Predicted 3D model of a 67-nucleotide RNA (Fluoride riboswitch aptamer (crcB RNA motif)) from a Thermodesulfobacteriota bacterium. The sequence was found by an Rfam model in a public genome assembly. The model forms 100% of the base pairs in the Rfam consensus. Lineage of the source: Bacteria > Pseudomonadati > Thermodesulfobacteriota. It matches the Rfam family "Fluoride riboswitch aptamer (crcB RNA motif)". Its family is annotated with positive regulation of gene expression and response to fluoride in the Gene Ontology. The coordinates come from a structure-prediction model, not an experiment, and the mean pLDDT is 79.
[in-house]
RNA sequence: GCCAUAUGCGGCAAUGAGGUCUGCCAUGAACCGCCCUUUGUGAAGGGAUGAUGACUUCUACCUUUUG
Numbered sequence: 001g002c003c004a005u006a007u008g009c010g011g012c013a014a015u016g017a018g019g020u021c022u023g024c025c026a027u028g029a030a031c032c033g034c035c036c037u038u039u040g041u042g043a044a045g046g047g048a049u050g051a052u053g054a055c056u057u058c059u060a061c062c063u064u065u066u067g
Stems, first nucleotide, its partner, number of pairs: 010025004016058006034047005
């Protein structure tokens, strides 16, 4: 210096990443969205919003304007 194994550094809050804060959960957990209609309550069909739980930055996407 490289490779392999094991363990630790927690996980989550409807679409990605960083920082801060808040909340929830302790792995059989938290979490896995909303509205309308039908329904045999298993689910099916239709519709709207949002990259945040909140703030902020970046990226992606959308709209408008200018070069």